RNA sequence: UGAUAAUCAGGUGAUGGGGCUCACCCGAAUGCCUUUUGAGGCUAAUAGCUCCUACCAAUAU
Numbered sequence: 001u002g003a004u005a006a007u008c009a010g011g012u013g014a015u016g017g018g019g020c021u022c023a024c025c026c027g028a029a030u031g032c033c034u035u036u037u038g039a040g041g042c043u044a045a046u047a048g049c050u051c052c053u054a055c056c057a058a059u060a061u
Stems, first nucleotide, its partner, number of pairs: 010025004016052006031042004
């Protein structure tokens, strides 16, 4: 330096995937508001930044 084998590398942050950062949780962390607790309403593909995809609106070709 290369190859092979074994072991380890947790989870969550409301609608898909990747990268980075942050916070939280140990059976919990795990959108908001109203409510007669039956139910109803609002926003959003991010916890934050960014890229792709889906959706909506507008403009141009």
Molecule: Fluoride riboswitch aptamer (crcB RNA motif)
Organism: Pelotomaculum sp. PtaU1.Bin035